[in-house]
Molecule: transfer RNA
Organism: Schistocerca americana
RNA sequence: GCCUGGCUAGCUCAGUCGGUUGAGCAUGAGACUUUUAAUCUCAGGGUUGAAGGUUCGAGACCCUUGUUGGGUG
Numbered sequence: 001g002c003c004u005g006g007c008u009a010g011c012u013c014a015g016u017c018g019g020u021u022g023a024g025c026a027u028g029a030g031a032c033u034u035u036u037a038a039u040c041u042c043a044g045g046g047u048u049g050a051a052g053g054u055u056c057g058a059g060a061c062c063c064u065u066g067u068u069g070g071g072u073g
Base pairs, nucleotide, nucleotide: 001072002071003070004069005068006067007066010025011024012023013022019056027043028042029041030040031039049065050064052062053061
């Protein structure tokens, strides 16, 4: 240089054919318990790496680009 994968909640990851973005863990509150832990219930938490385009509507499509991993000369 070329080919290719990842980037979405604090962390690990889902998200199908474009139609209001989720789970587990973590965090906070409550219940239970003599207390802690465990268990159960509820809640908060999102610039989908960045910017632009297409569309009534984009995490998903198109263009440009950042970062990181793999392959190859």